This is a predicted structure of a 100-nucleotide RNA (Glycine riboswitch aptamer) from Arenimonas donghaensis DSM 18148 = HO3-R19.
[in-house]
RNA sequence: GCGAGCGACUCUGGAGAGACCGGAACCAACCGGCGCCGAAGGGGCAUGGCACGCGGCAGCGCGGGCCAAAACUCUCAGGCAAAAGGACAGAGGGGCGCCC
Numbered sequence: 001g002c003g004a005g006c007g008a009c010u011c012u013g014g015a016g017a018g019a020c021c022g023g024a025a026c027c028a029a030c031c032g033g034c035g036c037c038g039a040a041g042g043g044g045c046a047u048g049g050c051a052c053g054c055g056g057c058a059g060c061g062c063g064g065g066c067c068a069a070a071a072c073u074c075u076c077a078g079g080c081a082a083a084a085g086g087a088c089a090g091a092g093g094g095g096c097g098c099c100c
Base pairs, nucleotide, nucleotide: 001098002097005096006095009092010091011090012089013088018034020033021032022031023030035080036079037078041076042074043073044072048067049066050065052063053062054061055060
């Protein structure tokens, strides 16, 4: 000096779904009951790839194994007024990186 990439920090935006019912007792938490949501985290899956076994002269076919994504899917975890949290996005200065 640069901004294609990486991750952290700060600021801003940021959806969904019961302020459900009972437990003497605002809310929250806890215990029990019924009903929901997907965007912390976690699990699953395709095209495909890899090696192996069997058959075949061969191209190849069949079989199971391993690897493998998401905002799809599951709902373990989390959540269902506000606040907090929140995938993701934008901005900031600095770091890594690259060039001289």
Source information
Its Rfam family is "Glycine riboswitch aptamer". Its family is annotated with glycine biosynthetic process in the Gene Ontology. The prediction has a mean pLDDT of 76.